[in-house]
Context: one part of a larger RNA
RNA sequence: GGCACAUAGUGGAUGCCUUGGGAAUAGGAGCCGAUGAAGGACGCGAUUACCUGCGAUAAGCUUCGGGGAGCUGGAAAUAAGCUACGAUCCGGAGAUUUCCGAAUGGGGAAACCCACUUCAAUAAGGAGUAUCUUUAACUGAAUUCAUAGGUUAAAGAAGGGAACCUAGGGAACUGAAACAUCUAAGUACCUAGAGGAAAAGAAAGAGAAUUCGAUUUCCUGAGUAGCGGCGAGCGAAAAGGAAAGAGCCCAAACCAUUUAUUUAUAAAUGGGGUUGUAGGACUACUUUAUAGAGUUACAAAAUAAUAGGAUAGACAAAUAUUGCUGGGAAGCAAAACCAUAGAGUGUGAUAGUCACGUAGUCGAAAUUUUAUUAUCUCUUAGUAGGAUCCUGAGUAGGGCGGGACACGUGAAAUCCUGUCUGAAUCUACCCAGACCACUGGGUAAGGCUAAAUACUACCUAUUCACCGAUAGUGAACCAGUACCGUGAGGGAAAGGCGAAAAGAACCCCGGAAGGGGAGUGAAAUAGAUCCUGAAACUAUGUUGCCU
Numbered sequence: 001g002g003c004a005c006a007u008a009g010u011g012g013a014u015g016c017c018u019u020g021g022g023a024a025u026a027g028g029a030g031c032c033g034a035u036g037a038a039g040g041a042c043g044c045g046a047u048u049a050c051c052u053g054c055g056a057u058a059a060g061c062u063u064c065g066g067g068g069a070g071c072u073g074g075a076a077a078u079a080a081g082c083u084a085c086g087a088u089c090c091g092g093a094g095a096u097u098u099c100c101g102a103a104u105g106g107g108g109a110a111a112c113c114c115a116c117u118u119c120a121a122u123a124a125g126g127a128g129u130a131u132c133u134u135u136a137a138c139u140g141a142a143u144u145c146a147u148a149g150g151u152u153a154a155a156g157a158a159g160g161g162a163a164c165c166u167a168g169g170g171a172a173c174u175g176a177a178a179c180a181u182c183u184a185a186g187u188a189c190c191u192a193g194a195g196g197a198a199a200a201g202a203a204a205g206a207g208a209a210u211u212c213g214a215u216u217u218c219c220u221g222a223g224u225a226g227c228g229g230c231g232a233g234c235g236a237a238a239a240g241g242a243a244a245g246a247g248c249c250c251a252a253a254c255c256a257u258u259u260a261u262u263u264a265u266a267a268a269u270g271g272g273g274u275u276g277u278a279g280g281a282c283u284a285c286u287u288u289a290u291a292g293a294g295u296u297a298c299a300a301a302a303u304a305a306u307a308g309g310a311u312a313g314a315c316a317a318a319u320a321u322u323g324c325u326g327g328g329a330a331g332c333a334a335a336a337c338c339a340u341a342g343a344g345u346g347u348g349a350u351a352g353u354c355a356c357g358u359a360g361u362c363g364a365a366a367u368u369u370u371a372u373u374a375u376c377u378c379u380u381a382g383u384a385g386g387a388u389c390c391u392g393a394g395u396a397g398g399g400c401g402g403g404a405c406a407c408g409u410g411a412a413a414u415c416c417u418g419u420c421u422g423a424a425u426c427u428a429c430c431c432a433g434a435c436c437a438c439u440g441g442g443u444a445a446g447g448c449u450a451a452a453u454a455c456u457a458c459c460u461a462u463u464c465a466c467c468g469a470u471a472g473u474g475a476a477c478c479a480g481u482a483c484c485g486u487g488a489g490g491g492a493a494a495g496g497c498g499a500a501a502a503g504a505a506c507c508c509c510g511g512a513a514g515g516g517g518a519g520u521g522a523a524a525u526a527g528a529u530c531c532u533g534a535a536a537c538u539a540u541g542u543u544g545c546c547u
Base pairs, nucleotide, nucleotide: 001546002545003544004543005541006540007539008538009537015531016496017495020467021466022464023463024462025461026460027459028458029456030455031160032159039100040099041098042055043054044053046078047077050074051073061094062093063092064091065090066089070082071081072080105114106113107112115129116128117127118126119125131157132156133155134154135153136152137151138150139149164195165193166192167191168190169189175182179229205212206211216243217242218241219240226234227233247448248447249446250392254271255270256269257268258267259266260265276426278391279390280389281388282385283384284383285382286381291379292378293377294376302375303374304373305372306371307370308369309368310367311366313362314361315360319335321334322333323332324331336353337352338342344356345355346354397421398420399419400418401417402416403415404414407433428443429442430441431440432439483490484489503530506517507516508515509514
């Protein structure tokens, strides 16, 4: 010096654990905001840096319920207090709620600066004063009437929010083994808007049956028919089976009233009326209710009762059994008991009978929700006739250019429309995949509409052949923190003493750190850098072997 071995150290793997995550199921809830939100700043404690809670009434105030012995949050400690005249705590309702923030009196480099009016009046203090839209009133130019404009009042809006939804815009990577049509994809993303769902929706439908009969969603049809540099790929519909089920209202013709107006006519209000087997107006005739319907559409408002539910809770059986081991019994041995309760968790090891609970049974002053009922509210229906009138116009359709339809211009119907055009009016019009005929289906150019469907930021309960601290959320821990970046943005590491702090009084060495005794404890090689404590690595050795 090397290799071993032993003993220590370093280190933090492994094992065990779980306060945190992940994924679901069922139910609820599905919005908050000018009555000032979401989110913040700054404050509030006896002592208070942080978190939590709260707001100058500031870890809180009032009241109504629950509850029943301790309490003054995490979080120790001291002080000072509260509490059976019921505190703390839990729930309902209310009060307060600085400043910023849509932020709204004006300004502004957010949490700041500077105003006016009014009430009150020495003051302190309170209230109001943004913008836009709609309505109303009062005013009011050029310019006579008028209009624009102005002022005031009332109501509404604004901003935030995880996904879901509709609409307006709208990529590229990629695939085609290159790439341009095509694909990715009307996806991502941006914007606007809405709701608890949204959208769609009561046939100018489907498509060929002796047919069906609003919409939506699922299964199937079917990777079919088709589309496609007929490449890559894209990709229906009807029929069938399910879920759910609901239909209605205007415009017009005509009538009445009112107003305006030179006639004509126009406007408003009310009645009337709403469809394809055409219907309605109109004319003639008949007719209602001991009926029907209803607040989700179809008109619309409210109250009460009853029965459930939600938001605190209550009662809740049975071993203080004996012995053994142990620091400790829930373990072992023996005996007993309850069970509509042997789910689960905790308790000094593994507990039906120790604790919390569990099965089961009860419970609300207040607020809220659902259903039913009552009060209440609303409402005629049809026949015949076929002369006249009405039935949604810059619309349907057409040309050109685009887009949507599974369908890439194709034989390309159908739907939407930028532009140019432009009908018919029931003996009418549209459609049935160029077009024509026949035949069949329907009635556009106005509107509303629950359910079945989508989603889950949030609340409650439950579950897991999900993770177990390099895993599981980025985050089990004061994490969107520390830190990085001008900024948009990026973004960690970090859990475990013990059953209980019993967290080591006292003595010794030392300036201290640290250590040695003593003591606690089952254990201190469990001593706070604290469970277990692997390996690399380091040190030591009268240790072994080799040189």
Predicted 3D model of a 547-nucleotide part of an RNA (large-subunit ribosomal RNA, domain I) from Thiomargarita sp. Taxonomically the source falls in Thiomargarita (Bacteria, Gammaproteobacteria, Thiotrichales, Thiotrichaceae).